[in-house]
RNA sequence: AAGGUCCCAGGGCAAAACCACCGAAAGGUGGCGGCGCAAAGCUACAGGGGCUACGGCGGUAUAUAAUUACCGUUAGGCCAGCCAGUUGCCGGG
Numbered sequence: 001a002a003g004g005u006c007c008c009a010g011g012g013c014a015a016a017a018c019c020a021c022c023g024a025a026a027g028g029u030g031g032c033g034g035c036g037c038a039a040a041g042c043u044a045c046a047g048g049g050g051c052u053a054c055g056g057c058g059g060u061a062u063a064u065a066a067u068u069a070c071c072g073u074u075a076g077g078c079c080a081g082c083c084a085g086u087u088g089c090c091g092g093g
Stems, first nucleotide, its partner, number of pairs: 006093003012037002018031005035081001041086003047083002049079003054076001055074007
């Protein structure tokens, strides 16, 4: 001087609830809050999994249609604080 390990200190993020706004919803953003987190940083077609169903498609009902209501189904929507992938801190002993 560099690396590894352990310890200490400083700092970091922010669940639920509540308020406001956006959204059809899931969910998101800000405030408040602090359950927790050593990656709770980043990545959501081209890994798995999960949530929602405006629109689409199919069906049922009234009376043919349209329309409307309901049911089923479906990501062009969303979640990484589900797993995963990827990158990666400072000071002191």
The prediction has a mean pLDDT of 81. A computed fold for a 93-nucleotide RNA from Firmicutes bacterium UBA3572, annotated as c-di-GMP-I riboswitch aptamer. The sequence was found by an Rfam model in a public genome assembly. Taxonomically the source falls in Bacillota (Bacteria, Bacillati).